[in-house]
RNA sequence: GUCGCGGUGGUGGAAUGGUUUACACGCACGGCUUAAAACCGUGUCCCGAAAGGGAUGUGGGUUCGAGUCCCACCCGCGACA
Numbered sequence: 001g002u003c004g005c006g007g008u009g010g011u012g013g014a015a016u017g018g019u020u021u022a023c024a025c026g027c028a029c030g031g032c033u034u035a036a037a038a039c040c041g042u043g044u045c046c047c048g049a050a051a052g053g054g055a056u057g058u059g060g061g062u063u064c065g066a067g068u069c070c071c072a073c074c075c076g077c078g079a080c081a
Base pairs, nucleotide, nucleotide: 001080002079003078004077005076006075007074010025011024012023018064026044027043028042029041030040031039045054046053047052057073058072059071060070061069
């Protein structure tokens, strides 16, 4: 340099172009317990006083609608040269 695969919450990880980034782990609070562990429940990104807006590597495009399709770029892994 060329080609292929990949990049999603704090972590792992799913998601036919169609509500909410599911689910698990972790963490916080509560319940249970004499107390703990286990188990159960609720919550757990960012901006904003709120209303609301933004967030799937970055920036564009297509579409009524994009994590998903298209283009460019960045990063990682592999193959070839």
Molecule: transfer RNA
Organism: Minisyncoccota bacterium